This is a predicted structure of a 93-nucleotide RNA (Glycine riboswitch aptamer) from a rhizosphere metagenome.
[in-house]
């Protein structure tokens, strides 16, 4: 890296609109788009501790560089099921 296997969290949110079914209409349902709110971190992303490096220093403890995460943030993504995705794990190459 590849093939199989497991693999979590969160509104079946509201408003507008357009399709599509039921329907005479009214209404229902389901679907996509757009917009506000809430929320969730395990696809990517961004952020930082100590060591460690330079500089400096009025005997002082200060600036910079590196730098991890399942921790933080939430662009990004996602929030009935069901499908995708899916960090990590297992097991085979």
């Nucleotide at each position: 890296c590849u093939g199989c296997u497991g693999g979590a969290g969160a509104g079946a949110g509201g408003c507008c609109c357009g399709g599509c079914g039921c329907c005479c209409a009214c209404g229902c349902g389901c679907c996509a788009g757009g917009u506000c709110c809430a929320c969730c971190g395990a696809a990517g992303g961004a952020g930082c501790a100590a060591a460690c490096c330079c500089c400096g220093a009025u005997c002082g403890u200060g600036g910079g560089g590196c730098g991890a995460a399942u921790c933080u943030c939430u662009c990004a993504g996602g929030u009935a099921a069901a499908g995708c995705g899916g960090a990590c794990a297992g097991c085979a190459g």
Description
RNAcentral holds the sequence, with entries from MGnify. It matches the Rfam family "Glycine riboswitch aptamer". Its family is annotated with glycine biosynthetic process in the Gene Ontology. Its mean pLDDT, the model's own confidence on a scale to 100, is 81.